[in-house]
Context: one part of a larger RNA
RNA sequence: GAUUGAACGCUGGCGGCAGGCUUAACACAUGCAAGUCGAACGGAACCUUCGGGUUUAGUGGCGAACGGGUGAGUAAUACCUAGGAAUCUGCCUAUUAGUGGGGGAUAACGGCUCGAAAGGGUCGCUAAUACCGCAUACGUCCUACGGGAGAAAGAGGGGGAUCUUCGGACCUCUUGCUAAUAGAUGAGCCUAGGCCGGAUUAGCUAGUUGGUAGGGUAAAGGCCUACCAAGGCGACGAUCCGUAGCUGGUCUGAGAGGAUGAUCAGCCACACUGGAACUGAGACACGGUCCAGACUCCUACGGGAGGCAGCAGUGGGGAAUAUUGGACAAUGGGGGCAACCCUGAUCCAGCCAUGCCGCGUGUGUGAAGAAGGCCUUCGGGUUGUAAAGCACUUUAAGCGAGGAGGAAGGUCUUUGAACUAAUAUUUCAAAGAAUUGACGUUACUCGCAGAAUAAGCACCGGCUAACUCUGUGCCAGCAGCCGCGGUAAUACAGAGGGUGCAAGCGUUAAUC
Numbered sequence: 001g002a003u004u005g006a007a008c009g010c011u012g013g014c015g016g017c018a019g020g021c022u023u024a025a026c027a028c029a030u031g032c033a034a035g036u037c038g039a040a041c042g043g044a045a046c047c048u049u050c051g052g053g054u055u056u057a058g059u060g061g062c063g064a065a066c067g068g069g070u071g072a073g074u075a076a077u078a079c080c081u082a083g084g085a086a087u088c089u090g091c092c093u094a095u096u097a098g099u100g101g102g103g104g105a106u107a108a109c110g111g112c113u114c115g116a117a118a119g120g121g122u123c124g125c126u127a128a129u130a131c132c133g134c135a136u137a138c139g140u141c142c143u144a145c146g147g148g149a150g151a152a153a154g155a156g157g158g159g160g161a162u163c164u165u166c167g168g169a170c171c172u173c174u175u176g177c178u179a180a181u182a183g184a185u186g187a188g189c190c191u192a193g194g195c196c197g198g199a200u201u202a203g204c205u206a207g208u209u210g211g212u213a214g215g216g217u218a219a220a221g222g223c224c225u226a227c228c229a230a231g232g233c234g235a236c237g238a239u240c241c242g243u244a245g246c247u248g249g250u251c252u253g254a255g256a257g258g259a260u261g262a263u264c265a266g267c268c269a270c271a272c273u274g275g276a277a278c279u280g281a282g283a284c285a286c287g288g289u290c291c292a293g294a295c296u297c298c299u300a301c302g303g304g305a306g307g308c309a310g311c312a313g314u315g316g317g318g319a320a321u322a323u324u325g326g327a328c329a330a331u332g333g334g335g336g337c338a339a340c341c342c343u344g345a346u347c348c349a350g351c352c353a354u355g356c357c358g359c360g361u362g363u364g365u366g367a368a369g370a371a372g373g374c375c376u377u378c379g380g381g382u383u384g385u386a387a388a389g390c391a392c393u394u395u396a397a398g399c400g401a402g403g404a405g406g407a408a409g410g411u412c413u414u415u416g417a418a419c420u421a422a423u424a425u426u427u428c429a430a431a432g433a434a435u436u437g438a439c440g441u442u443a444c445u446c447g448c449a450g451a452a453u454a455a456g457c458a459c460c461g462g463c464u465a466a467c468u469c470u471g472u473g474c475c476a477g478c479a480g481c482c483g484c485g486g487u488a489a490u491a492c493a494g495a496g497g498g499u500g501c502a503a504g505c506g507u508u509a510a511u512c
Base pairs, nucleotide, nucleotide: 001512002511003510004509006508007507008506009505010504013359014358015357016356017355018354019352020351021317026315027314028313030312031311032310035062036061037060040059041058043056044055045054046053047052069270070269071268079194080193081192082191083190084189087187088186092183093182094181095180096179097178098177099176100134102132103131109124110123111122112121113120114119140149141148142147154175155174156173157172158171159170162169163168196242197241198240203233204232205231208230209229210228211227212226213225214224215223245267246266247265248264249260250259251258252257272293273292274291275290276289295306296305297304298303323349325348326347327346331345332343333342334341335340362392363391364390365389372383373382374381375380396453398448399447400446401445402444406439409435411433412432413431414430415429416428417427418426456501457500458499459498460497461482462481463480467496468495469494470493471492477484478483
C1' cells in the first nucleotide's frame, strides 16, 4: 500500500447492488417448512332440478432419496485430473409384442371390550389399478441343449345401427398396465497421478498378501467362509500423533509465489449420541422404523412423547451477526387428464454505513475586509467572500397526481386441421372476449412549496501534508519507531489556525 463475513470509539442525509452466528455439531417454548390424486376403490355426511354434485377419515398410487441446512468426522472408502469394465437406472423418448379367464381376503364400517393417555384386542360385513393362482409368451431368463421357467389392470370421454338381465355388451378416442430392446438422465465400482505438519513417531501387518473352491452383491474383488502358500507395506517416510471437509475460486503480488476456501457453483460427509435393518428404481433415510444411551416433557406411577446443523424466533456462549414479515405474481419442484392444491425452495419486503458504487448537504454575487474569536512588535495580522445582505436554483428528502415492465399462461366462444362410422368427443393451430402482480404508496414522469431537512473524524516534532498561544512542570500525560514532559513544550491538556479523508473517519485484529 492492498484486502476483510470483521469488531470497537466518535459521527451519521438519500439511493442502487451485494453481504449478515467466523464462537457452543450448545439446549430449545411456539408457528410454519411434503404433499397430492374421487379420471384406482368401497363407504360416510351434506346439497339436489333426481341427471348428479360437494367434502373427505380409510384402502390404493406417485412423491416424500429432490429441494433446504451444517462442516462434527474424514489426510483418504473424500476431493481434483485422466482413464477403465464386471453393473443398476422410477419418471422421459423410440421400437416390438400383449392386455384372456378366475379366486380368497382386508381396512373403512358395525357390535363387544382393555387403557389415564399414547394406543390396542376380538367377532361380523365389503371394494379396488391392493393380493394370489390358471391360460398365453415375438423379444427375455435358466439349461445337462433333451428341455424348462416367467406377465398384465383397468379407468375416463363420445356414439349410429344390432343385442340387452336396462347394469351394459359393441364401436371409437385418450390414458394406464405387462414383457422386451435401444437411448437419455442419474448412480454404484476400479486404476494412475496430485493433495498439511511432526522422525523428540522406524518398523507396521494374521483376512494380513496371494491362490483354489464356494457364498454374497445390481456389479469386479478377502467383500465373506473353508483349505493351501508366506507373503504385503516402509527413509521416494510405512505405522503412529496432531491439524483439516475438498475443488472451481478469493485476497495479495510485476510475476514466481504466499495466504485462504464466507457469499455463488460442483463433489463429499453428517442429521441428539452409537448401532441396525425395513420399504423402495433409488436410503441403511434431517422433519420414517427398531434397539441402546444421555437429556427434556406428560402420567391415574402401570406406562408414554420428543429431536430447529429447515425458515423465523428464545436462552446460553461471544468483541460480534437480522423479522416469531408478505406471496405463490414470476422461476423451479411434487401430485393431478385438467382446473387446481402444496412448496420458509424461490421471489419480495423489514433490520444493520457491514462492504462497493452513485448523489446531496446549495449556486452566483458580496469589503464597511462588519461583529465576535485568536495572535500581536499594539501599527496591525488572521478567521475571511467566510458570514450578513442581494439575486437565483430545487437534485435528493417531503406532499399531491399520473403510471410502464416483470404476464408467459389458464378459462370461455368461433373457425380450420388430425383421429374416427361420425357434423360426438378429444388433440393441435389461429382469431376474439373477460381475466391472473406478493413486491407496490414499484421504476419512471409531471406538479407544489421553500435554502428550506442533511458534516463529521483523525492528525499537525521527524518518518508525514499541516503552527501559534495558554495551562502543566520528569507531574498529569503521549507514544507505531526514534523519543517528548524536570518553568517560555510546534511532541502532554485546552483554544485559535491549518492539513488529510469524507457519510464516514480513526483504532484494534488478521493476510499478502
This is a predicted structure of a 512-nucleotide part of an RNA (small-subunit ribosomal RNA, 5' domain) from a metagenome. The RNAcentral record of the full RNA draws on SILVA. Its mean pLDDT, the model's own confidence on a scale to 100, is 88.